[in-house]
RNA sequence: UACGAAAAAGGCAAACUUAUCGAAAGGUAAGGACGCAAAGCCAAAGGGCCUAAUACAUCACUGUAAUGGCAGCCUAGCUACCGAAG
Numbered sequence: 001u002a003c004g005a006a007a008a009a010g011g012c013a014a015a016c017u018u019a020u021c022g023a024a025a026g027g028u029a030a031g032g033a034c035g036c037a038a039a040g041c042c043a044a045a046g047g048g049c050c051u052a053a054u055a056c057a058u059c060a061c062u063g064u065a066a067u068g069g070c071a072g073c074c075u076a077g078c079u080a081c082c083g084a085a086g
Base pairs, nucleotide, nucleotide: 003083004082011036012035016031017030018029019028020027021026034072040078041077045075046074047073048070049069050068054065055064056063057062
């Protein structure tokens, strides 16, 4: 530098529940573990996905759009614990 043991130490925490913030998507905290070797950071690196307060269009239903989100969707970037085999 790379790799990832049915190894050891330690870590994170899906669904769901409660509280709370939010228009929503979703966030945060506690409980809880489906999983995770970067399930650490990054959304102002690229793609993808979700939402639509607001704006525009519409008689209306509704449609389009992120300036709102998702890193546990993929790629890139940054950082990091442990140390068998190859």
Molecule: c-di-GMP-I-GGC riboswitch aptamer
Organism: Ornithinibacillus scapharcae TW25